[in-house]
This record gives sequence, C1' cells and structure tokens, in this order.
RNA sequence: GCCGCCUUAGCUCAGCUGGCCAGAGCAACGCACUCGUAAUGCGUAGGUCUCGGGUUCGAAUCCCGAAGGCGGCU
Repeated sequence: GCCGCCUUAGCUCAGCUGGCCAGAGCAACGCACUCGUAAUGCGUAGGUCUCGGGUUCGAAUCCCGAAGGCGGCU
C1' cells in the first nucleotide's frame, strides 16, 4: 500500500430479505423469602445501534466516506 471481517445496554451477544415501543443472558438496583447472607422468585432502570453524509414516507438494517479493532497479501 491492497483485500476481507467486526463495532448494538456496564459485559457477552441476537436482530442486519427497511416498518409494531430496539431485545436476550449476565451484572446493577428494589421488593419477597431468610435469624442474617447466598440461592431462588417478582419487578425496575439502563441504548445518539462507533461517527458524518446520502437514498427512502420510513434506516441498527441499503449506499458513500471517516474512526477504532482483528485477520490476510505484498
């Protein structure tokens, strides 16, 4: 220098053939249970879907560019 893949909640990831309020598990917090803790059950909160632009009535999803990470080739 060229090519490919990844970036979604604190962490690990689904969703990526455009449309319902963006989800799960774990973690956190509250309540129940307990003599008390753990475990268990119920509930709550938590996201500019890496960033910018474009297409569209509508974008996490499609297109272009940028940034970061991983891998390959030279």